This is a predicted structure of a 73-nucleotide RNA (transfer RNA) from Bacteroidetes bacterium ADurb.Bin057. Taxonomically the source falls in Bacteroidota (Bacteria, Pseudomonadati). The RNAcentral record of the sequence draws on ENA.
[in-house]
RNA sequence: GCCCCUGUAGUUCAACGGAUAGAACGAAAGUUUCCUAAACUUUAAAUCUGAGUUCGAUUCUCAGCGGGGGUAC
Numbered sequence: 001g002c003c004c005c006u007g008u009a010g011u012u013c014a015a016c017g018g019a020u021a022g023a024a025c026g027a028a029a030g031u032u033u034c035c036u037a038a039a040c041u042u043u044a045a046a047u048c049u050g051a052g053u054u055c056g057a058u059u060c061u062c063a064g065c066g067g068g069g070g071u072a073c
Base pairs, nucleotide, nucleotide: 001071002070003069004068005067006066007065010025011024012023013022018055027043028042029041030040031039048064049063050062051061052060
């Protein structure tokens, strides 16, 4: 260089083109406890960027950027 895969909360993963983008773990606060842990309640937190298609895009298309893999005298 070329080809393939991939990019969503702090992490690991969901989300038929249509619901307020969810879950687990983690974080913060509270209840409980002499304290800690555990348990329970609550809260915050994300779609890589730009364009296109569409009534509607996390999802489809194109370009770019990042990551992983394959391949070459």
It matches the Rfam family "tRNA". Gene Ontology term of the family: triplet codon-amino acid adaptor activity.
The prediction has a mean pLDDT of 81.